[in-house]
Predicted 3D model of a 73-nucleotide RNA (transfer RNA) from a Candidatus Woesearchaeota archaeon. Its mean pLDDT, the model's own confidence on a scale to 100, is 84. The RNAcentral record of the sequence draws on ENA.
RNA sequence: GGGGCUGUAGUGUAGCUUGGUAUCACUGGCGGUUCGGGGCCGCCCAACCGGGGUUCGAAUCCUCGCAGCCCCA
Numbered sequence: 001g002g003g004g005c006u007g008u009a010g011u012g013u014a015g016c017u018u019g020g021u022a023u024c025a026c027u028g029g030c031g032g033u034u035c036g037g038g039g040c041c042g043c044c045c046a047a048c049c050g051g052g053g054u055u056c057g058a059a060u061c062c063u064c065g066c067a068g069c070c071c072c073a
Base pairs, nucleotide, nucleotide: 001072002071003070004069005068006067007066010026011025012024020056028044029043030042031041032040033039049065050064051063052062053061
């Protein structure tokens, strides 16, 4: 220098092919249960790597970057 893959709550992860409310679990907060703790149960908080474009509407499509991994040179 060229090519491919990946990037979503604090952590892990689904959703991307087929554009239409962003999923689940753990952690955390509150409450219930308990004499108290643990466990269990209920509720809640928290996220689309960045810029631009297309579209009524973008995590998803296009484009330019950034970061990580792999291959070629």